[in-house]
């Protein structure tokens, strides 16, 4: 340098073709239960890497750029 792929709650991972309030499982907090704790119920808590385009409507397409991670020279 040049192509490939990937980034979504702390953490793991959904969201076929662009469409309704971006969901689950874990954590975390309240609270109930229990003589306490642990487990269980219940309710809360939080996310599209960053700017731009396209559209009526982007997590999802286009373009730049950060960051990982692969291949070639």
């Nucleotide at each position: 340098c040049u192509c490939c792929c990937c980034g979504u709650a702390g953490c793991u991972c959904a969201a076929a073709c662009g469409g309704a309030c971006a969901g689950a499982g874990u954590g975390c907090c309240a609270c109930a239960c229990u003589c306490c704790u642990a487990a269980u119920g219940u309710g809360g808590u939080g996310a599209u890497g960053g700017a731009g385009g396209u559209u009526c409507g982007a997590g999802u397409c286009c373009u730049c750029c950060c960051g990982g991670g692969g291949a070639g020279a």

Predicted 3D model of a 73-nucleotide RNA (transfer RNA) from a Candidatus Spechtbacterales bacterium.
Rfam family: tRNA. The family's RNA type in Rfam is transfer RNA.
NCBI's taxonomy places the organism under Bacteria, Bacillati, Minisyncoccota, Minisyncoccia, Candidatus Spechtbacterales.
RNAcentral holds the sequence, with entries from ENA.
The prediction has a mean pLDDT of 80.